[in-house]
This is a predicted structure of a 93-nucleotide RNA (SAM riboswitch aptamer (S box leader)) from Sporolactobacillus shoreicorticis. Rfam family: SAM riboswitch aptamer (S box leader). Gene Ontology term of the family: regulation of gene expression. Lineage of the source: Bacteria > Bacillota > Bacilli > Sporolactobacillaceae > Sporolactobacillus.
RNA sequence: UUCUUAUCGAGAGAGGCGGAGGGACCGGCCCUGUGAAGUCUCAGCAACGGGCUUUAAAGAAGUACCGUGCUAAUUCCGGAAUGAAGAUAAGAA
Numbered sequence: 001u002u003c004u005u006a007u008c009g010a011g012a013g014a015g016g017c018g019g020a021g022g023g024a025c026c027g028g029c030c031c032u033g034u035g036a037a038g039u040c041u042c043a044g045c046a047a048c049g050g051g052c053u054u055u056a057a058a059g060a061a062g063u064a065c066c067g068u069g070c071u072a073a074u075u076c077c078g079g080a081a082u083g084a085a086g087a088u089a090a091g092a093a
Base pairs, nucleotide, nucleotide: 001093002092003091004090005089006088007087008086013042014041015040016039017038021031022030023029025079026078027077028076043071044070045069048067049066050065051063052062053061054060075085
């Protein structure tokens, strides 16, 4: 990068550096010098995979210990839209 499967109206932010963009794309509507993206630290949220616990087992439930992820707005709204797009997880090539 591609493919498959599952989920996406819940949840959870402070600070340092940085210095103008960001919300995938288009249209809207928003966020942003009362500091965007990015990055670091700390904190938190969450059961997708692993571990552990309950369970005879399966299934199920629990638990943030490990691997990811996430912490404005329904995936911000509309665009074939209970989406063929995007994001995340797990697996495969």